[in-house]
Context: one part of a larger RNA
RNA sequence: CCUUCGUUAAGGAACUCGGCAAAUUAGUCUCGUAACUUCGGGAGAAGAGACGCCCCUGGCCGUGACCAGCUUGCUCGGUGAAGCGGGUGGGGGUCGCAGAGAAAUGGCCCAGGCGACUGUUUAACAAAAACUUAGGUCGGUGCAAACACGUAAGCUGACGUAUACCGGCUGAUGCCUGCCCAGUGCUGGAAGGUUAAGGGGAGAGGUGCAAGCUCUGAACCGAAGCCCCAGUAAACGGCGGCCGUAACUAUAACGGUCCUAAGGUAGCGAAAUUCCUUGUCGGGUAAGUUCCGACCCGCACGAAAGGCAUAACGAUCUGGGCACUGUCUCAACGAGGGACCCG
Numbered sequence: 001c002c003u004u005c006g007u008u009a010a011g012g013a014a015c016u017c018g019g020c021a022a023a024u025u026a027g028u029c030u031c032g033u034a035a036c037u038u039c040g041g042g043a044g045a046a047g048a049g050a051c052g053c054c055c056c057u058g059g060c061c062g063u064g065a066c067c068a069g070c071u072u073g074c075u076c077g078g079u080g081a082a083g084c085g086g087g088u089g090g091g092g093g094u095c096g097c098a099g100a101g102a103a104a105u106g107g108c109c110c111a112g113g114c115g116a117c118u119g120u121u122u123a124a125c126a127a128a129a130a131c132u133u134a135g136g137u138c139g140g141u142g143c144a145a146a147c148a149c150g151u152a153a154g155c156u157g158a159c160g161u162a163u164a165c166c167g168g169c170u171g172a173u174g175c176c177u178g179c180c181c182a183g184u185g186c187u188g189g190a191a192g193g194u195u196a197a198g199g200g201g202a203g204a205g206g207u208g209c210a211a212g213c214u215c216u217g218a219a220c221c222g223a224a225g226c227c228c229c230a231g232u233a234a235a236c237g238g239c240g241g242c243c244g245u246a247a248c249u250a251u252a253a254c255g256g257u258c259c260u261a262a263g264g265u266a267g268c269g270a271a272a273u274u275c276c277u278u279g280u281c282g283g284g285u286a287a288g289u290u291c292c293g294a295c296c297c298g299c300a301c302g303a304a305a306g307g308c309a310u311a312a313c314g315a316u317c318u319g320g321g322c323a324c325u326g327u328c329u330c331a332a333c334g335a336g337g338g339a340c341c342c343g
Base pairs, nucleotide, nucleotide: 001338002337003336004335005334006333007332008331010329011328014327019324027051028050029049030048031047036041038172052094053093054092055091056090057089058088060086061085062084063083066078067077068075069074070073095099107322108321109320110319111318112317113316114314115313119131120130135170136169137168138167139166140165141164149154173309174308175307176306178239179238180237183236184235185232186231187230188229189228192227193226194225198221199220203216205214206213207212240258241257242256243255244254267301268298279295280294281293282292283291
């Protein structure tokens, strides 16, 4: 010096991306316990006190002699002695620095984002806000079901039967889920248009003396599909521009005009989304690109690729505080194992 530990004056996060690591806390009993809440929780909230040993004493429980009665092996029956055991209340005393005397054994609080929750995951860099989930909704499927596997036989679905099974999306709960069917998709549509093979054969050609053989072939009849007509957005998806206007100014409830299938409703909003941006104002700090509350000028939120709230939950992420500490000011000493020296 490296590593694993132990202790440390004064200070106490000044360290650092960040309290990472370490320290604090810790057991049992008693007291006490907020916002919020889905009334279950939150909660061991938080925050306090007691705790060893000896003596005295109170009551409780268990065991336990016996008595009585009769259906003689039982009882809602009676008294429950002594002794022993158990836990417990009160009083007094006593020792130590320290009584949950060691070990094991929660630090806590406030606010916000995300995800409801328990659960699952990248075996060996990611445990999460990702996946799943109960719940919601849409579509398919009438049973020899649909879907799936297999060339097939067959099998699964299911020894089930629409309160079932399969597929898609969303993801507890609460309040809700706006407008657009023009495009694409899907579903429906006994008409019409187009349309293959096939049917059909007017007509024409080759050859032959001819019968014939052969080749070609118009009209017309021909399915699904497409065109066409409707429906459908918790199907794929989409949800405007310019100009003017109020008696300070500013702004524009109002008007005009163009375009569209329809022009973004509720709610939320510098957001896991905001470029300009460290936006502006307020809070917290002596000082705050983070954080919280607002504002709305949303570059480029928005309603099941769900919107907004939300108690509980989380080895989640972000900000703050109390306690505590060698994280630090700033390092010191000690112990074990290495390194190092000798062999």